[in-house]
């Protein structure tokens, strides 16, 4: 730093995904060591138990146990001792009190809070401060009380009532007042103001506390410091506007009053204002920051630990005391909850540190210790101290060590893999030789301790030394790509897997094990969150023709920008100092602990903000000009610009009359429909509405919708010229207001035409369409509404500056040219391409408006408007990896354009209909054996099923095998004949080897076990071979050029050709496979040979039969021949056209030859060959059946249906095969088929062998026939072991359908169709099938409109498995979330009223009353009690709001093949 993933491929937009980091985690699976961290994120759920705030006896009294002294008693007796008791002194100092300080600090926790809570940076001239320092004066003298104790009650307790009596640093007068304060007065000084200091006069108010042993803690006032608080202010601080208006103490004043203090903070009266689009009020949500995490940075996220502030202490209210509270561990009341209870009453409050339940994925000891740091208290000693300092527990994290080094190939065994040769595991191991971190065990052993001694919880720890022994110490993740690592098995869309793409359907590097490897390491892995990558919210640093995105327009407040210049100011801007910006952390340097982690220290850093001086270009203010932007005037001329009224013609329907007669209308084609009551046509005349033909034009206008006959009338804009005038007056534009097509609503007209619905006809499978015939709203008018549209230029308005050409409207100029529109090309740029390009989509600047992945959805609640319809605003769950734009290459289109081809068209013969032959399909059987199924299966495989073949089917037999390698044994086997039996077989009988280097081989038999064996399955695992598009003219490629690229270019384009065959142009130049042309066939001549061929000439003969000859023919070798080469004509040339000459003339006719590839085309049953499946059977052998079945349906065919025919006789003329297990002449027998017997021939010699249509002549005469022969019958013949199931052929009889074949459909362009007959392959026999040959021997072609297939070129295109593609609704079922929903149930915040507790305050106080006054009586002041404001919880009630749930109902969304029809996508079949 990026990468996967939308496509066939591409570029772009665009989501979704991963790779880093990080975490208070959590789960799995593992687990040796140690430092240093961190450790209820959920239930602010309820808590058993312990401990977490106390301390001072140098404030106080009273005083237990002890111990010391003193003085007495008593008592035993040792006569100075013991005990025992009383008094005073002392030490001590428990337990409870009074009294002080402390408890408001320390420790938790984030519930609340959107706030002056926090932050940062200022003020208080508007405050407070207890303990601490300083620094001035004081501390004199009284006085009443009261707890505790003790007696008596009262209660179960908690506690609590009453008398008696006692102290203080407790409480209370009094004196004193330096100095505080308060009124009133007079003065200076200062300050931005209220005001503040300060001098001075005078009157008022208020003080104090001891204690202790001998100097020390105290106390009182007032002044200063320090520390800590309190209020105030700028400025910052989350989301929703589907929260837009909120406010009554509400904003302000005066007073009084409450506070430390200001202040509506409270109160009373006046006023009527506050505060809001710069987001108020509402609602959700959340403690804030230093700081952490990420990240290049800006930024996002986050607020554990640490540290700073805040708020909270079961909920809610109060308030006391205090310097400090509305007080976590105080108190009061109220609710909830728990707990005692003797039922009457009481008690509680872990978000303190342990710990226990519950919750949860989840988070530790009921430890130790005040030794260190810190706090209370205290003169100190100390005492408290779950703050802290250790320690337990946990891989939660971060850091570090270790788990062994070294030598060691036969490359050891095992294991895996294997082409079976080895590879690998792997120097790994073993061995061998070492070490000794961490581990064992012994031993020594701190520093933290601040001191002159004492004093360590950690801890016998850390850290050293010796000792033992390789011993006690690796695991988990991955190996398709992204992403480093790859084999085997097993499974077979199962099981799984999966972060995204996507794996699995029988050869899975994607499951699952193994082996081998990557990768990290006491950890891995996963899962979750957050950064990041993502420039995918874009300040830094994006968009908006068409991918998501410009408001349907204009006016126009607010706000945002904003022309040239003088001077003034310095807000902003900029510089510079100066104050903060807590420490910790981050970052750099040192340093310390063996290293690191951690820690000390220093330095930077903290981009903030504050004050301050200074600058003055630009921007803002202020203030003076200026004209060029913008307006104003004079002239002029365009123009469907608007609004109203008034006019005119044509046309269409109607209404009337003449005239007339069968028909009109209307479609592809028709019928509905209109007419004999007279339509239609035609003439005259009338009436209504609407809408203006021609001009008329990417031509005007107008802001947009939009505007089109003529005149008038009012009126709105723009342009052009021109001088002359304002002097920045400008742009843009959130709510806002106007305008705003068709449709649509409301009133009231109006209505010819047209014409939703609606009807009727037709089409159709349907046909609630399209097509036609009618038609109603509506379209017209006024007047109100509605507010939308592909309101498009899918491009918001403004101003500037960037090359040109052309057309056209309107001014202006004598011209050249310019001004303002408009519309076309096209350059620089720019675009993801398409494209845009002075009318930008280019270069800039301003302002608005918009968008952030597809669906869900412009939907659903809310709210606004609207009579309605609806329209504007506008989510979310869910869901998917996509959805999208351009372009590019195919293919396809019921697109275009151009060619071709027996493709149509012209013909000629057929099939389709009969009968039979055969193949298929179905059926049917035990079995009918398998394969082939549009063209491209169906007389295909099969060039030939009676056994056999043979794969099926039945029954009978084997089981190392019918066949083929290897060990063992044996020696025969095999043939012949003989029994059984349907064979296979089995049982006898005869009859018995070869070779040999002497080892043993061949050959059989048996036997073992490896193993053979399978026409069992996969053609979708394969190789090989076919078919087929197609003998169609096409398909690549090197270089170069274009394009961001895929890709194009070449190969298109003009010609031309059978042909990408040639020519010529041309960013293309060349090659490749194909095509041609070489190959073989046949058509002509030469030549050369001449036997089996052949005979002209001689001669011969029944006969080229022989002699002769090789001239002819034949046969078959070598050549030659044609090449658009000539010749005219057209053309540029390629070539075409005709014509010579030539046996052939334009590839002369045929044949082999079949680019790139397509169709998972065909074949596992021709071979082959993986896997998988049987292995006394799927294998193997026999008999005998079946493949030959028969209602039927299809292909291909023969025969025919007749007279161009049939049938009799009689004559003629091929070619090209075949033949020894065979072809067979000839003679003879048979009617024949066909037998007998037999020459020749291994074949140019003999034989099959006769051609046949045809020719001549006779018969049949037009009929089911003398046509046709199907079927049946009888009697033959051949082949073969064998013709019954099931052959061919022969003879005589029998004599069927068929009279030319319906839709449709096939072949053929010349030696061609057709027609006629031979031969062959196979074969023992069996073609009407095939493969060859040959006789005879045609008709048509005008020509490319259509059908059919192809080529090229061009368009569309949502197709790419490529139209047999894709893909829409609705129904159905299943699932999921969500709307509505009678209601129902609950939550939160107000409001109104009702009660009202503690408590402050206020009044009142007849009851109570200890200091002070007073001789007393009383006062005075104080309590109780009462009363009243406020007021928390309750209660009542009608609203708002949020949420949970429901019959039911709606739409959405997802599912494997479900149902109906095709609406889109090609002209998609109606754009």
């Nucleotide at each position: 730093a990026g990468a996967g993933u939308u496509u066939g491929a591409u570029c772009c937009u665009g989501g979704c995904u991963c790779a880093g980091g990080a975490c208070g985690a959590a789960c799995g699976c593992u687990g040796g060591c140690g430092g240093c961290g961190u450790g209820c994120u959920u239930a602010a759920c309820a808590c058993a138990u312990g401990c977490a705030a106390g301390u001072c006896g140098a404030a106080c009294g009273a005083g237990a146990a002890u111990c010391a002294g003193u003085c007495g008693g008593a008592a035993g007796c040792u006569u100075g001792c013991u005990u025992c008791u009383g008094a005073u002194u002392g030490a001590g100092g428990a337990c409870a009190g009074u009294g002080g300080c402390g408890a408001a600090c320390g420790g938790g926790u984030g519930a609340g809070u959107a706030a002056c809570g926090c932050g940062u940076a200022a003020g208080c001239a508007a405050c407070c401060a207890a303990c601490c320092u300083c620094u001035a004066u004081c501390u004199g003298g009284g006085g009443g009380a009261u707890a505790g104790c003790c007696c008596c009650g009262g209660g179960a307790a908690a506690c609590u009532g009453g008398a008696a009596u006692u102290a203080a640093u407790a409480c209370c007068g009094c004196a004193u007042a330096a100095g505080a304060c308060u009124a009133c007065g007079g003065g200076a000084u200062c300050g931005c103001a209220u005001g503040a200091u300060u001098c001075u006069g005078c009157a008022g108010u208020a003080a104090a506390a001891g204690a202790u042993u001998u100097u020390u803690c105290g106390g009182a006032u007032a002044g200063a410091g320090a520390c800590g608080g309190g209020c105030u202010u700028g400025c910052g601080u989350a989301c929703c506007a589907u929260u837009a208006g909120c406010u009554a103490g509400u904003u302000g004043g005066u007073g009084a009053g409450a506070u430390a203090a200001c202040a509506g903070c409270c109160c009373a009266c006046c006023a009527a204002g506050g505060c809001u689009a710069c987001g108020a009020u509402g609602g959700u949500u959340a403690g804030c920051c230093g700081a952490c995490c990420u990240g290049a940075g800006a930024g996002g996220g986050u607020g554990a630990u640490c540290g700073g502030c805040c708020a909270c202490a079961u909920u809610g209210g109060g308030a006391c005391u205090g310097a400090g509270a509305c007080a976590c561990g105080g108190c009061c009341c109220a609710g909830a909850c728990u707990c005692c209870u003797a039922c009457g009453g009481g008690a509680g409050g872990c978000a303190g540190c342990a710990g226990u339940g519950g919750g949860g994925a989840a988070u530790a000891u009921u430890g130790c210790g005040c030794a260190a740091u810190g706090g209370a208290g205290g003169c100190a000693a100390c005492u408290c101290u779950g703050a802290c300092g250790c320690a337990g527990c946990a891989a939660c994290g971060c850091c570090g060590c270790g788990u062994g080094a070294g030598u060691g190939a036969u490359g050891a065994a095992g294991g895996u893999c294997u082409u079976a040769g080895g590879a690998u595991u792997g120097u790994a191991a073993a061995a061998c030789u070492c070490u000794g971190u961490c581990u064992u065990u012994g031993g020594g052993g701190a520093c933290g301790a601040a001191u002159a001694a004492a004093u360590g919880a950690c801890g016998g720890u850390a850290c050293c030394c010796a000792u033992a022994g390789a011993g006690g110490a690796a695991g988990c993740c991955c190996c398709g790509g992204c992403u480093a690592a790859c084999u085997a098995c097993g499974u077979g869309c199962c099981a799984g897997c999966a972060g995204c793409c996507g794996c699995g359907g029988u050869a899975a590097u994607a499951c699952g094990u193994a082996g081998g490897g990557g990768g990290c390491a006491a950890g891995c892995g996963u899962u979750g969150u957050c950064c990041g990558g993502a420039a995918u919210u874009a300040c830094u640093g994006g968009g908006c023709g068409u991918a998501a995105a410009g408001g349907g327009u204009g006016c126009g407040c607010a706000g945002g920008c904003g022309g040239c210049u003088u001077g003034g100011u310095u807000a902003g801007u900029c510089a510079g100092a100066a104050g903060u910006g807590a420490a910790a952390g981050u970052u750099u340097g040192c340093a310390g602990c063996u290293u690191a982690a951690c820690u000390g220290u220093a330095a930077a850093a903290g981009u903030g903000c504050u004050u301050u001086u200074g600058a003055u270009a630009c921007u803002g203010c202020c203030u003076g000009g200026c004209u060029u932007g913008a307006g104003u005037c004079u002239c002029g001329g365009a123009g469907g610009g608007g609004u109203a009224a008034g006019c005119g013609g044509a046309a269409u329907u109607c209404c009337u009359a003449g005239u007339g007669u069968a028909g009109c209308g209307g479609u592809a084609a028709a019928a509905u429909g209109c007419g004999u009551a007279g339509a239609g046509a035609u003439u005259a005349g009338g009436a209504a509405g609407a809408a203006c033909a021609c001009c008329g034009g990417c031509g005007g206008c107008g802001a947009a919708g939009g505007c089109g006959g003529c005149u008038u009338a009012c009126u709105g804009g723009a342009c052009g010229a021109g001088u002359a005038c304002u002097g920045a007056c400008g742009c843009u534009c959130a709510u806002g207001c106007a305008c705003g097509a068709a449709a649509g609503c409301g009133u009231g007209g109006g209505a010819a035409g047209c014409a939703a619905a609606c009807a009727g006809g037709a089409u159709u499978a349907g046909a609630u369409a399209c097509c036609c015939u009618g038609g109603u709203a509506g379209u017209c008018c006024a007047c109100g509404c509605u507010g939308u549209a592909a309101a498009c230029g899918a491009u918001g308005a403004a101003u500037a500056c960037u090359a040109g050409c052309u057309g056209u409207u309107g001014g202006g100029g004598c011209a050249a040219c310019u001004c303002a529109g408009u519309a076309g090309c096209g350059c620089a740029g720019u675009u993801a391409a398409c494209a845009c390009a002075u009318u930008a989509a280019g270069u800039a600047u301003u302002c608005c408006g918009c968008c952030u992945g597809g669906g869900g959805a412009g939907u659903a609640c809310g709210c606004a408007c609207g009579c309605a319809a609806g329209u504007g605003u506008a989510a979310a769950a869910c869901u998917c990896a996509a959805a999208g734009g351009a372009a590019u290459u195919g293919a396809c289109g019921g697109g275009g354009a151009c060619c071709c081809g027996c493709a149509c068209a012209a013909g000629c013969a057929g099939c389709g209909g009969a009968g039979c032959a055969u193949g298929u399909g179905g059926u049917u059987u035990a079995a009918u054996u398998c394969g082939a199924u549009g063209c491209a299966a169906c007389g295909c495989g099969a060039a030939g099923a009676a056994c056999c073949u043979u794969a099926c089917c039945a029954g009978g037999c084997c089981u190392u095998g019918a066949c083929a390698u290897c060990c063992u044994u044996u020696g025969a086997c095999a043939g012949u004949c003989u029994a059984a039996g349907a064979g296979a077989u089995u049982a006898g009988a005869u009859c018995u080897u070869c070779c040999u280097u002497c080892g043993g081989g061949a050959c059989a038999a048996a036997g073992u076990g490896a193993c053979a064996g399978a026409u069992g399955g996969u053609g979708c695992a394969u190789g090989g071979u076919u078919g087929u598009c197609g003998u169609c003219a096409g398909c690549u490629c090197g270089u170069g050029u274009c394009g961001u690229g895929a890709g194009a270019u070449g190969u298109u384009g003009g010609g031309u050709u059978a042909a990408g065959u040639c020519c010529c142009g041309c960013a293309a130049c060349g090659a490749g496979c194909g095509c041609a042309a070489c190959c073989c066939c046949u058509g002509u001549g030469g030549u050369c040979a001449g036997u089996u061929g052949c005979c002209a000439u001689c001669a011969u003969u029944c006969a080229g039969u022989u002699g002769g000859g090789c001239a002819c023919u034949c046969u078959g070798g070598c050549u030659a021949g044609a090449c658009u080469g000539c010749c005219c004509g057209u053309g540029a040339a390629a070539a075409c056209g005709g014509g010579a000459g030539g046996a052939a003339g334009g590839u002369g006719g045929g044949g082999a030859u079949g680019a790139c590839g397509u169709c998972a085309a065909a074949u596992c049953a021709g071979c082959a060959u993986g896997c998988c499946u049987c292995u006394u059977a799927c294998g193997g052998c026999c008999u005998g059946g079946g493949c030959u079945a028969c209602a039927c349906a299809c292909g291909u065919g023969c025969u025919a249906c007749a007279a161009u025919g049939g049938u009799c006789a009689g004559a003629a003329c091929a070619a090209a095969g075949a033949g020894u297990u065979g072809c067979g002449a000839g003679a003879c027998u048979g009617c024949g088929a066909a037998g007998u017997u037999a020459a020749g021939c291994u074949a140019a010699u003999c034989u099959c062998a006769a051609a046949a249509a045809u020719c001549u002549g006779g018969u049949c005469u037009c009929a089911g026939u003398u046509c046709a022969g199907a079927c049946u019958g009888c009697a033959g013949g051949c082949u073969g072991c064998a013709a019954c199931c099931c052959g061919c052929c022969u003879g005589c009889a029998c004599g069927a359908a068929g009279u030319a074949g319906g839709a449709g459909u096939u072949g053929c362009u010349a030696g061609u169709a057709a027609u006629c007959g031979c031969g062959g392959a196979u074969c023992a026999g069996a073609a009407u099938g095939c493969c060859g040959c040959g006789g005879u021997g045609a008709a048509u072609g005008c020509g490319u409109u259509c059908c059919c297939g192809g080529g090229u070129c061009u368009u569309g295109u949502a197709c790419a498995c490529a139209c047999c593609g894709c893909c829409c609704g609705u129904c159905a079922c299943a699932c999921c979330a969500u709307g509505a929903g009678a209601g129902u149930c609950g939550g939160u915040a107000a409001c109104a009223c009702c009660c009202a507790a503690a408590a402050u305050c206020a009044g009142u106080g007849a009851g109570c009353u200890a200091a002070c006054c007073g001789c007393a009586a009383g006062g005075a002041g104080g309590c109780a009690g009462c009363u009243g404001c406020u007021u928390a919880a309750g209660g009542u009630g009608g609203g708002a709001u949020c949420g949970g749930u429901a019959a039911u109902u709606g739409g959405g969304g997802u599912g494997a093949a479900g149902u109906c029809g095709u609406a889109a996508c090609a002209a998609g079949g109606u754009a």